RNA sequence: UGAGCCGGCCGGGUGGCCGCGGCUCGGCGGGUCCUCCGGGACGUGACCGGGUCGAGGAAGGUCGGGGCUCCGCAGGGCAGGGUGCUGGCUAGCAGCCAGUCGGGGCGACCCGAAGGAAAGUGCCACAGAGAACAGACCGCCGAUGGCCGAACCGGGCGACCGGGACGGCACAGGCAAGGGUGAAACGGUGCGGUAAGAGCGCACCAGCAUCCCGGGUGACCGGGAUGGCUCGGUAAACCCCACCCGGAGCAAGGCCAAGUGUGGGCAUGGGCUGCCCGUCCGCCCUCGUCAGAGGGCACCCACUGGUAGGCCGCACAGAUGGAUGGUCACCCAGGCGCCGGGAGGCGCUGGACAGAACCCCGCCUACAGGCCGACUCACCGU
RNA sequence: CGGGGAGUGGCGCAGCCAGGUAGCGCACGUGCUUUGGGAGCACGCGGUCGGGAGUUCAAAUCUCCCCUCCCCGA
Numbered sequence: 001u002g003a004g005c006c007g008g009c010c011g012g013g014u015g016g017c018c019g020c021g022g023c024u025c026g027g028c029g030g031g032u033c034c035u036c037c038g039g040g041a042c043g044u045g046a047c048c049g050g051g052u053c054g055a056g057g058a059a060g061g062u063c064g065g066g067g068c069u070c071c072g073c074a075g076g077g078c079a080g081g082g083u084g085c086u087g088g089c090u091a092g093c094a095g096c097c098a099g100u101c102g103g104g105g106c107g108a109c110c111c112g113a114a115g116g117a118a119a120g121u122g123c124c125a126c127a128g129a130g131a132a133c134a135g136a137c138c139g140c141c142g143a144u145g146g147c148c149g150a151a152c153c154g155g156g157c158g159a160c161c162g163g164g165a166c167g168g169c170a171c172a173g174g175c176a177a178g179g180g181u182g183a184a185a186c187g188g189u190g191c192g193g194u195a196a197g198a199g200c201g202c203a204c205c206a207g208c209a210u211c212c213c214g215g216g217u218g219a220c221c222g223g224g225a226u227g228g229c230u231c232g233g234u235a236a237a238c239c240c241c242a243c244c245c246g247g248a249g250c251a252a253g254g255c256c257a258a259g260u261g262u263g264g265g266c267a268u269g270g271g272c273u274g275c276c277c278g279u280c281c282g283c284c285c286u287c288g289u290c291a292g293a294g295g296g297c298a299c300c301c302a303c304u305g306g307u308a309g310g311c312c313g314c315a316c317a318g319a320u321g322g323a324u325g326g327u328c329a330c331c332c333a334g335g336c337g338c339c340g341g342g343a344g345g346c347g348c349u350g351g352a353c354a355g356a357a358c359c360c361c362g363c364c365u366a367c368a369g370g371c372c373g374a375c376u377c378a379c380c381g382u
Numbered sequence: 383c384g385g386g387g388a389g390u391g392g393c394g395c396a397g398c399c400a401g402g403u404a405g406c407g408c409a410c411g412u413g414c415u416u417u418g419g420g421a422g423c424a425c426g427c428g429g430u431c432g433g434g435a436g437u438u439c440a441a442a443u444c445u446c447c448c449c450u451c452c453c454c455g456a
Stems, first nucleotide, its partner, number of pairs: 001378004006373005012331007020054008031042004056353001060364002063362005068249004075277004080245005085099005100114001101112004115240002120238002122234003137179002139175003144172002146169004152163004187205006206230001208227008253312004261303005269281004282297006334349006383455007392408004402439001410426005432448005
């Protein structure tokens, strides 16, 4: 100097004027009450004036976790859902931090939905001989059986019979080491052995199982011994294992005001917001010794009529058709153009994503421009 | 606030659930047939499967994030 990688911050400021919403103080005030009729007290957001406060890093998505509220006992189980290496933080979480292991990168660093395939059941297309305890396409072998040729030897008068080194074939047979196919082929390299081969045997590796030692809270790491020689991949396939989760959600849920009736239900029913178990279900009056019967209220359902209002929940912003905008000046930032040797000056430009709605903690996504810090690699110079 | 569904050639739709390399109809082009047209027959063209990332040997299909549209309850 260039390229990269990680973390953090800002996202305009000040002043004036006009215009908004909340709170508060004051004024005026329809009206109400009292009155000794002079007046006094209270007093509507309808209006005026003063003071003060007034959107975000994501307010977005609604993907998670809580607070809070309600559900008649809030308990158990099933279904359903979530998480998934270890430790810690936290109200909690699928979050965050650190670590371990695995993968990517020359590296700084980045990614991981990271338990279990020996509980079971599936799937691995096409290609290929063969895809889980499988398999012979091309090949290799020629010891053994077979076929062909055959030097030679023995017997025989002869026709012929018996043996047979050696050479060839590759039918039977042997092989799964080599090649090919494929994403992946039932360990790798080397030596021996064999007819040729094969963990068939051995040495060294890798992996697996068992045991032991050391380090670590732990995941795990390092080392040693023995051994069968070696028993794919896939669980963001069904599933198994461990842990966690009641349901609904502020349009939750309360209070006040206004306002009609009819029919039915009430333990054979209803509720506990998926199912099962379990559990819960009120008060008053009359009759009756009791059992029980009838009625009313409450509650639930259906139909019909009415109301659509106000307050709380709701706040160092708290709205409810939903508030912060416009304008002027100054750069206290940057960019572009011009002038200038430079310092600097002049002109233009406010351009990003984008508005709280019960609250909080995370995750994800969007973002013009700008600033700071750490580290890595390459090149050059000293 | 809560719960569902959809996006695939120019158009209308299957395929997704149970992952094996994208089909059907219409339209369009060419040829045959006819005096000619239509119909019919045969052949053909045309697809980033809304976008991106991930799992897997392999993704329209499984998972996560983003965009657009439709429906139900409150």
This is a predicted complex of two RNAs, RNase P RNA and transfer RNA, with 456 nucleotides together. It holds a member of the Rfam family "Bacterial RNase P class A". Rfam describes the family as follows. Ribonuclease P (RNase P) is a ubiquitous endoribonuclease, found in archaea, bacteria and eukarya as well as chloroplasts and mitochondria. Its mean pLDDT, the model's own confidence on a scale to 100, is 76.